Model confidence (mean pLDDT): 76 of 100.
SAH (S-adenosyl-L-homocysteine) riboswitch aptamer from Lysobacter soli, 95 nucleotides, folded computationally.
Rfam family: SAH (S-adenosyl-L-homocysteine) riboswitch aptamer. A reference for the family is Wang et al. (2008), "Riboswitches that sense S-adenosylhomocysteine and activate genes involved in coenzyme recycling", Mol Cell. Gene Ontology terms of the family: regulation of gene expression and S-adenosylhomocysteine metabolic process.
The RNAcentral record of the sequence draws on Rfam.
Taxonomically the source falls in Lysobacter (Bacteria, Pseudomonadota, Gammaproteobacteria, Lysobacterales).

RNA sequence: CCCGCCGAGGGGCGCUGCAAGUCCGGAUCCCACCAUCGCGUGGCUCCCGGAAUCAGGCUCGGCAGGACCUACACGAACAACGGCGCCCGGUUUGG
Repeated sequence: CCCGCCGAGGGGCGCUGCAAGUCCGGAUCCCACCAUCGCGUGGCUCCCGGAAUCAGGCUCGGCAGGACCUACACGAACAACGGCGCCCGGUUUGG
C1' cells in the first nucleotide's frame, strides 16, 4: 500500500436518488446447436436502456493474508466527516 472480515463514529421515522450489485430488454463481435440455413435458438465480453432495492459506499481502530521496503522501535494523545425533512437521546452555556 492492497483485498477480506469485525468493531466504533448516539438513535428512530419518512422522502429523493448517484455508484456498485440483482433482474428484464436491446445492438455488434465471437462460440455452439438446429428438421429449417434463416432478421433461427442458446451462451459469453463490452456497451445502451428500463425496473426494483438503495444515504456508513467514508474515516479511525483491530484481526488475518498478500505486495513492496530495510527501515527505526517504544510510549502518549485522539478524531474529522456523512443529501433533505421531522423527532428522540446525551453534553455545555445562557434565559